[in-house]
FMN riboswitch aptamer (RFN element), 118 nucleotides, folded computationally.

RNA sequence: ACGAUUCUUUGGGGCGGGGCGCAAUUCCCCACCGGCAGUAUAGUCUGCGACAGGCGCAAGCCUCCGAACGGGUGAAAUUCCCGUACCGACGGUAUAGUCCGGAUAGGAAAAGAAUGUU
Numbered sequence: 001a002c003g004a005u006u007c008u009u010u011g012g013g014g015c016g017g018g019g020c021g022c023a024a025u026u027c028c029c030c031a032c033c034g035g036c037a038g039u040a041u042a043g044u045c046u047g048c049g050a051c052a053g054g055c056g057c058a059a060g061c062c063u064c065c066g067a068a069c070g071g072g073u074g075a076a077a078u079u080c081c082c083g084u085a086c087c088g089a090c091g092g093u094a095u096a097g098u099c100c101g102g103a104u105a106g107g108a109a110a111a112g113a114a115u116g117u118u
Stems, first nucleotide, its partner, number of pairs: 001117002004115007016030004031098002033088002035048004043086002052063004068084005090101003
């Protein structure tokens, strides 16, 4: 230097105020949040993970999978700046992105160590 093998660690945030009501962090008004990799810095581009469904003894495989426009700067930005929008699995419960639960789970991936190779 490479990254092949093994191991270790890390690896998702957010309801505060008011209203109606017997009851709502679930409805209404305001508020708040944004996994990983790529790329001019991304919740809304591309890909991945997660959730959900199916197959399989298992390892694993298949399917499904939300949402952005306008202007500006620039060589380059659907990523920056300005403006106005929009989106958010399943089960529970007064209807939930923010509460509780499956989950002390799983995980894209990141960092490090040892071995190996040159």
The coordinates come from a structure-prediction model, not an experiment, and the mean pLDDT is 85.
The sequence was found by an Rfam model in a public genome assembly.